[in-house]
Small-subunit ribosomal RNA from a metagenome, 1449 nucleotides, folded computationally. Model confidence (mean pLDDT): 83 of 100.
């Protein structure tokens, strides 16, 4: 002190979340001491047991047991002092707890009409009498609690006289009132009355929560007079008179809640809090009410009344842990039914002591701080084990161990004691010192995608699971789970809850409202706030000084005791408050003067759709009469419904009607806004502007109020031409309740009276003041050109534009501020839910106006970027269109696909960019498919061991479809020693073991290859500017290009991959070079050929060059780049063609070319082999082939190519054969031979429009040919057979020139071919293109976007299904505070009354009154058939409302 998370990126807003400190905690896992604290937060619900208030014999009677004496044995007297009474203090403290309480309280400051036992002080008195009653004792009663009666007894218990300073009333005359003894002789008491300290009643001022969806509220209510009441002021209370008294600064209600010192967070303001400790208050089972009493309405007293519990003889009684232990019970949850009076303290006593569950102390609980320990130091072979990873090298555990050496905290054991003790006794329980033993008994936990410190492997496979937020998990998971590593804390670690905190996200300090939330639609104004100059005065604000207070603890400092620290002590500071009191007199405020500039008036102009009311006035346009005229009018993308021969539409000319006011008209004027327009007229409000005459701060702003207030609505009564919700008909559509068309009703108009909303908007409150300025309209003044009209200048007010400086997130505002300040008001605090429920108020409805919660989700949003998109726009290009040629789409045949069939029909390829595609050759092979048959170190590689020289190979024979099996026969090789022979090894062979192998599976793990955009013109960088960024510039702009091609402008200046251009072919020329090619000249020679001498001219072959650069003229163009023509030239503006594919994008093809990772198969998913199958056929489709004819077909006969190919080959002349083709074989590794016959074309003949002399399928006979083999399942030949089909529906493809069309030739693969494919080759060879609107595809610049997985995008509502939480809702059922009425316990006072020496006492009444009872209402809550909307929820139905011009803005 911040980060995280809306976006492809970015900036803002804006929530949501995290990191921190805390806690009377709780829950998980672990858990060694100790020392100080803390510990029922829930049921103020209930409690069994014990224990928590006595004490005093110096206040008085009686006195048991025991012990003495007397003794008439009945007993009495001393002593003793038990229970238990009488009396006196205390029992009103001390201890608990917070129900209750929003003021009777509490805090702080003040005040007095008070009271006071015990203490202290000071004066003064304590004298005379009297009668009773407990206790006992004797009777009786009742189960018990608890009582009656009778005798008789004391006292510091009660009485009554006396006196009486002081006291008290008072009429000032007076009158009223006291006390107690005891004693040991010292003293302790007692009574009046005064003083005092401490305590305590009572009042006063401020302060002290949430709610207005509580706005009025009170009858003792507010005063006063009198009275009574009390210690004491006082409606505390009564009479009796007056009608006041509180309230927006929130009274009355309602929730909620003890309050304070503190405490926890926090820089601080301040937000939350009130356990433990102190201080007050309030309570004691619930409510009620008195007694005694110095004081009580009294926890552990009394009386009543309820509820609960227990006891009983059923007739009555007891009780009250919110004391301290306990119990159950509640609850996540929170202790012993301990010691102890030794310290401190209180009670009672002269004292000794006795009580004391206050307190001191143990004990339980890691609940909290805090301290300490679980070893120290050495020790690497980085030992072994083990574990993980793994590039197979190794690395981790890890100085960790082990080993050495030392040390004893704590915990156990033992022994000893000055401390707490002040004080004579007195120590519960603690502390202290000192010895022993052994590293021995003492480490866990949560994390490790980011935030955030810490990373691998394996399992799992959107599954199980994680998650505080963003988010992991669909087969390579650092995010699950588990290891093994690794961080951080440590007797604790995590998690859950909760507070503060970060969060400036309620913002006082410290925020905001044009688009993010958010300016009331406008104005008038009362309260409320704030408010111009100058004097003088006052002292509420204010600033100083000083007094008193602000309890202690706690925080803070500072010293100082516990070995340290937590904890404790002393003393300081502070407690920011609050009261007195003095000073000051600037500023606030108040008083009281003057003032004129703020506001207002006056007087004189002046503009104008400002309002109202009323009258009139054209055009339109509609009806109604009339005329004219004669078939159509009207609408639309195109129609139709609709009007019209009963005359429409059209056009004259007449009457009526109702609404609106064209031009002028504008960026204009007026109004407070809504909002106003023809014309005159009235009657009325504002504003400006000049003068500076007048008043003397009269002012700004406004909660609540009250006016006004578009357009629809809505009440009554009126008008309705025209347009026009509903509504009705006609189109579109799939539908069409729309959108377009024909109608048409309310309304629209006008009077009145409502409604009060609007994107009521400048999404921008309302005054004043201050800060560059340009320019344009409006409505006034003033100057200055001599005057004008004009123009300059300038001032004043309105209305716009741009734009300095600030301002903003930015867009933009920018003297009309969103600037910069002050004053006042209104408003906002993530998205939905919802401007909705409920309440309230208005309204006649419709509804408005105020205005939530529950739940949900993490974003929702603003602005600008870059992109994709648009049924947006502009330029631009492409055989895209259109122009044109010729095609598919019908036929039949091939051929590929799908489909269906099948044991198998292998697999792949799926818009363009799959479908004559992998296939440039499926009969076996080839196959990967199927059947069936066989094998298992294998058909194929490499190492290892091991056998042995046997096998293997070859040959034979079995068996078999073959592949395989069995047999049999046969004999080697290299080295070395060397003699037959011996060793040895390599290859092979055998047997085992590693391993081989998969066209098995992921192409969505990959490599490399390819395809499309697209030969499109684009893609980017470096530096520098611009912006807060993302990002923009460059790369836009103006010209041009085939191009981001080149100029030009320029905050840009260069570069890089694309274009081009180098390369290849090709067209022209040279030139070298002449064999196989060529043949002009010159010979030779054929029937004839360059056949042969001979040549290298010439064609050609094929090396080298040479040309083509807008280079040259003219024109246009920015002194450019280019373009247009034009000369020359084979050839002209890139001459033609190829090759060459930028950054990407399509999870785009390929794991069956290939390599690969991951997974799987291991006598099989390998392998071999033999037949089938890939060829299977009701259909569909895609690509060709052949045709349909005469630009033709069919004979004869004649001409011209280029490229290629050939030895496992091309094969010539020869022969046979209708023909395929055979036989045969010259030649020729080819510029020499050979496939070779090019065809179309050209002459000539025939065919005459026909299913023919077209077309050839489809079928039959007979052959050829290749090849082990052509049955499934090749190909050719001949005869003959002779379908469809006479140019092809909707559609939809190729070409812009050597093109298209059309004619043929080679070639690859290949034994032969299903080739009509493919991939070259050459012949002959056109038409057309105005154009750039559309179509489809491209590029560039803008635009709009709510897309960014990017329009195949995104997104809405209904339905329908599930869950969940609320609203209404006949009713049901509870709670709470009062209101009326009744009834009335106990009780105080008051009255009658008996009865009394007194003192008291019985009875009976009255008021008042708890609790109950009866009633109507308010007021919050559960519940409730049914029903409302809502929120969520991978793949549901409808439709297509929104984001582009979203297809109807």
């Nucleotide at each position: 002190a911040g980060a995280g998370u809306u976006u492809g990126a970015u900036c803002c807003u804006g929530g949501c979340u995290c990191a921190g400190a805390u806690u009377g905690a709780a829950c998980g896992c672990u858990g060694g001491c100790g020392g100080c604290a803390u510990g029922g937060c829930u049921a103020a619900a209930a409690c069994a047991u014990g224990c928590a208030a006595g004490u005093c014999g110096c206040a008085c009677g009686a006195g048991a047991a025991g012990c003495c004496c007397c003794u008439u044995c009945g007993g009495g007297g001393g002593u003793g002092g038990a229970c238990a009474g009488u009396g006196g203090c205390g029992a009103a403290a001390g201890g608990g707890c917070g129900a209750g309480u929003a003021a009777u309280g509490c805090a702080a400051u003040c005040g007095u009409a008070c009271g006071u036992a015990c203490c202290c002080c000071a004066a003064g008195g304590u004298g005379g009498g009297g009668g009773a009653u407990a206790g006992c004792c004797g009777g009786u009663g009742g189960a018990a609690a608890c009582g009656c009666c009778g005798a008789g007894u004391a006292a510091u218990a009660c009485c009554c006289c006396a006196u009486g300073u002081g006291c008290u009333c008072u009429a000032c005359g007076g009158a009223g009132g006291a006390a107690a003894g005891c004693u040991u002789c010292g003293g302790c008491g007692c009574c009046u009355c005064g003083g005092g300290a401490g305590c305590g009643g009572c009042g006063a001022u401020u302060g002290u929560c949430c709610u207005a969806u509580c706005a009025g509220g009170u009858u003792g209510u507010u005063g006063g007079u009198g009275a009574g009441g009390u210690a004491a002021a006082g409606g505390c209370u009564c009479a009796c008179c007056a009608a006041g008294c509180c309230g927006a600064a929130g009274a009355c209600g309602g929730g909620u809640a003890g309050c304070g010192g503190g405490u926890g967070u926090g820089a601080g303001a301040g937000c939350a809090u009130g356990a433990c400790c102190c201080g007050c208050c309030g309570c004691a089972u619930c409510g009620g009410g008195a007694c005694u009493g110095a004081g009580a309405c009294a926890c552990u007293g009394c009386c009543c009344g309820g509820a609960c519990u227990c006891c009983u003889a059923c007739g009555g009684g007891a009780g009250g842990c919110u004391g301290c232990a306990g119990u159950a019970a509640c609850g996540a949850a929170u202790a012993u039914u301990c010691c102890g009076c030794a310290a401190u303290g209180g009670g009672c006593g002269a004292a000794a002591g006795c009580c004391u569950g206050a307190c001191g102390g143990a004990g339980c609980a890691a609940u909290g701080c805090c301290g300490c320990g679980u070893g120290u130091a050495g020790g690497a072979u980085g030992a072994a084990u083990c574990g993980g990873c793994u590039u197979c090298g190794c690395c981790g555990u890890g100085u960790a161990a082990a080993c050495u050496a030392c040390u004893g905290u704590c915990a156990g054991g033992g022994u000893g004691u000055a401390g707490g003790a002040a004080c004579a006794c007195u120590g519960a329980c603690c502390g202290c010192a000192c010895c022993c033993a052994a590293a021995g008994g003492a480490a866990g936990g949560a994390c490790c995608g980011g935030c955030u410190a810490a990373u691998u492997c394996c399992g799992u496979g959107c599954c199980a699971g994680c998650a505080g937020c963003c988010g992991c998990g669909g087969u390579a998971a650092u995010a699950c789970g588990g290891a093994a590593g690794g961080u951080c804390c440590a007797a604790g670690c995590g998690u859950u809850a909760a507070u503060c905190g970060g969060a400036a996200u309620c913002a006082c300090u410290g925020g905001g409202c044009u688009u993010a939330a958010a300016g009331c639609g406008u104005g008038c104004g009362c309260a409320g706030g704030c408010g111009g100059u100058c004097c003088g005065g006052c002292a509420g604000g204010c600033a100083u000084c000083u007094c008193g207070u602000g309890a202690a603890a706690u925080c803070c400092c500072a010293c100082g005791g516990c070995u340290c620290a937590a904890c404790c002590g002393u003393g300081g500071a502070a407690c920011u408050g609050c009261g007195g009191g003095g000073u000051g007199a600037a500023c606030c405020g108040c008083c009281g003067g003057a003032c004129u500039u703020g506001a207002g008036g006056a007087a004189g102009g002046u503009a104008g759709g400002g309002g109202c009311c009323a009258a009139c006035g054209g055009a339109a346009c509609g009806a109604u009469g009339g005329g004219u005229g004669g078939a159509g009018c009207g609408g639309u993308g195109a129609a139709a419904u609709g009007c019209g021969u009963a005359g429409a539409u059209a056009u004259c000319c007449a009457u009526c009607g109702g609404a609106a006011c064209g031009c002028c008209a504008a960026a204009g004027g007026c109004g407070a806004a809504g909002g106003c327009a023809g014309u005159u007229g009235g009657c009325u409000g504002g504003g400006c502007c000049u003068u500076u005459c007048c008043u003397g701060a009269c002012g700004c702003u406004c909660a609540g109020g009250c006016a006004c207030g578009a357009a629809a609505g809505c009440g009554u009564g009126g008008g309705u031409a025209g347009c026009g919700a509903a509504c009705g008909g006609g189109a579109u559509u799939a539908g069409a309740u729309a959108c377009c068309c024909c109608g048409g009703u309310a309304g629209u108009c006008c009077a009145c009276g409502c409604c009060g909303u609007a994107a009521a908007c400048g999404a921008u409150g309302c005054g004043c003041a201050c800060u560059a300025g340009g320019u344009c309209g409006c409505g006034g003044g003033a100057g200055c050109u001599c005057u004008c009209a004009c123009g300059c200048u300038u001032u004043c007010g309105c209305g716009g534009c741009c734009g300095a400086a600030g301002u903003a997130a930015a867009a933009a505002c920018g003297u009309u501020a969103a600037g910069u300040g002050c004053g006042c008001c209104g408003c906002c605090u993530g998205g939905g839910g919802a401007g909705u429920a409920c309440g309230g108020u208005c309204g006649c409805a419709a509804g408005a106006c105020u205005a939530a919660a529950a739940c949900u989700c993490a974003a929702a949003g603003g602005a600008a970027u870059u992109g994709a998109c648009g049924g947006g726009g502009g330029c631009u290009c492409a055989c895209a269109c259109a122009a044109g040629c010729g095609g598919u789409g019908g036929a039949g045949c091939a051929u590929g696909u799908u489909g269906c069939u099948u044991a198998a029909u292998u697999c792949g390829a799926g818009c363009c960019a799959a479908c004559g595609c992998g296939a440039a050759g499926a009969a076996c092979c080839u196959u990967a498919c199927c059947u069936g048959g066989g094998u298992u170190u294998g058909a194929c590689a490499u190492g290892c061991a091991c056998g042995g020289a046997u096998u293997a190979a070859c040959c034979u024979u079995c068996c078999g479809a073959a592949a395989a099996g069995a047999a049999g026969g046969c004999c080697a090789c290299g080295c070395c020693c060397u003699u037959u022979g011996g060793g040895u090894g390599g290859a092979a062979c055998g047997u085992g073991c590693a391993c081989a192998g998969g066209u098995g599976c992921u192409g969505c793990a990959u490599g490399g290859c390819u395809g499309u955009c697209g030969u499109c013109a684009g893609c980017u960088c470096g530096u520098g500017c611009u912006g807060u960024g993302a990002a923009g510039u460059g790369u836009c702009g103006g010209g041009u290009u085939a191009a981001g091609u080149c100029c030009c402008u320029u905050a840009a200046c260069g570069a890089g991959c694309g274009c081009a251009a180098c390369c290849c072919c090709u067209a022209u020329c040279g030139u070298u070079a002449g064999u196989u090619g060529c043949u002009a000249a010159c010979a030779c020679g054929u029937a004839a050929u360059g056949g042969u001498g001979a040549g290298u001219a010439c064609u050609c072959u094929a090396g080298c060059g040479a040309g083509a650069c807008u280079g040259c003229c003219g024109g246009u163009g920015u002194c450019a780049a280019a373009c247009c023509g034009g000369a020359g030239g084979a050839a002209g503006g890139u001459g033609g063609g190829g090759a060459u594919g930028a950054c990407g994008u399509c999870a785009a093809g390929u794991c069956c070319u290939c390599a690969u990772g991951g997974c799987c198969c291991u006598u099989a998913c390998g392998u071999c082999c033999a037949g089938g199958g890939u060829u299977g056929c009701a259909a569909a489709c895609g690509u060709g082939c052949u045709a349909c004819a005469a630009u033709g077909g069919c004979g004869u006969g004649g001409a011209c190519a280029g490229a290629g190919c050939g030895a496992c080959g091309c094969a010539a002349u020869a022969u046979c054969g209708c023909g395929a083709g055979a036989u045969g074989g010259a030649g020729c590794a080819a510029a020499u031979c050979g496939c070779a016959g090019a065809a179309a074309c050209c002459a000539c003949g025939c065919c005459u429009c026909a299913g023919u002399u077209c077309g050839g399928a489809u079928a039959g006979c007979a052959g050829g040919c290749u090849g082990c083999a052509a049955u499934u399942c090749g190909c050719c030949u001949g005869c003959u057979u002779g379908a469809a089909g006479c140019u092809g529906g909707a559609a939809u493809c190729g070409c812009u020139a050597g093109u298209a069309a059309u004619c043929g030739c080679a070639g690859a693969u290949c034994a032969g071919c299903u080739a009509c494919g493919c991939u070259g080759c050459g012949g002959u060879g056109a038409a057309u293109a105005c154009g750039u609107u559309c179509c489809u595809g491209a590029g560039c610049c803008u635009u709009g976007u709510a897309c960014a997985c990017a329009c195949c995008g995104c997104c809405c509502g209904u339905c329908a299904a599930g869950u969940c939480a609320u609203g209404g809702a006949a009713g049901c059922u509870g709670g709470u505070a009062g209101c009326g009425c009744c009834c009335g316990a106990a009780g105080u006072c008051g009255c009658c009354u008996c009865a009394u020496u007194u003192c008291a006492g019985g009875g009976g009444u009255g008021c008042c009154u708890a609790c109950g009872g009866c009633g109507a209402g308010a007021u919050u809550g559960g519940u409730g058939a049914c029903u409302g909307g809502g929120a969520c929820u991978a793949a549901g139905u409808c439709g297509a409302a929104a984001c582009a011009a979203g297809g109807u803005a």